Model confidence (mean pLDDT): 75 of 100. The RNA shown here (Fluoride riboswitch aptamer (crcB RNA motif)) has 63 nucleotides and comes from Methanoregula sp. PtaB.Bin085.

[in-house]
RNA sequence: UACAUGCACGGCGAUGAAGUCCGCCGCAUUCCCGCCGCUCAGGCUGAUGACUUCUACCACACU
Numbered sequence: 001u002a003c004a005u006g007c008a009c010g011g012c013g014a015u016g017a018a019g020u021c022c023g024c025c026g027c028a029u030u031c032c033c034g035c036c037g038c039u040c041a042g043g044c045u046g047a048u049g050a051c052u053u054c055u056a057c058c059a060c061a062c063u
Base pairs, nucleotide, nucleotide: 009026010025011024012023013022016054017053018052019051020050021049034044035043036042
């Protein structure tokens, strides 16, 4: 100096916030930016990567 591994740290995981856990990436050449459609027009689901809570939205019922 380079490489590998471990730890720490940072970022990311289709719509907000917090906690925990998981995965991927390593200063951006990688990762992520959903699905259907003639890829045009238009249409559909979801606030999570997963769990718990809150907020927003939607449906039903009751007061």
Record summary:
Its Rfam family is "Fluoride riboswitch aptamer (crcB RNA motif)". For this family Rfam cites "Widespread genetic switches and toxicity resistance proteins for fluoride" (Baker et al., Science, 2012).